[in-house]
The RNA shown here (Glycine riboswitch aptamer) has 82 nucleotides and comes from uncultured Pseudonocardia sp.
RNA sequence: UCAUGCGGGAGAGCCCGGUUCCGGCCGGGCGCCGAAGGAGCAACCCCUCCCCGGAACCUCUCAGGCACCAGGACCGCGUGGG
Numbered sequence: 001u002c003a004u005g006c007g008g009g010a011g012a013g014c015c016c017g018g019u020u021c022c023g024g025c026c027g028g029g030c031g032c033c034g035a036a037g038g039a040g041c042a043a044c045c046c047c048u049c050c051c052c053g054g055a056a057c058c059u060c061u062c063a064g065g066c067a068c069c070a071g072g073a074c075c076g077c078g079u080g081g082g
Stems, first nucleotide, its partner, number of pairs: 001081008013030007031066003037062001038060003044054002
């Protein structure tokens, strides 16, 4: 550093209609979240300098998400490879 297993892991909803086994589900409307991914700027890195290149949890919200489940950047531990 890559993969994988386990554990931890945030944020954000209401209205209307229909339906229901009353857990919830479907459709419409507007609202909202950011920590999969994506995009943008950029401290910084590289370089004598410039360009090129790399680069966030910052920004955007395309995607994704707004009961639970799932997912989840990131962190810890284990295993294997480079």
The source organism's lineage runs through Bacteria, Actinomycetota, Pseudonocardiales, Pseudonocardiaceae and Pseudonocardia.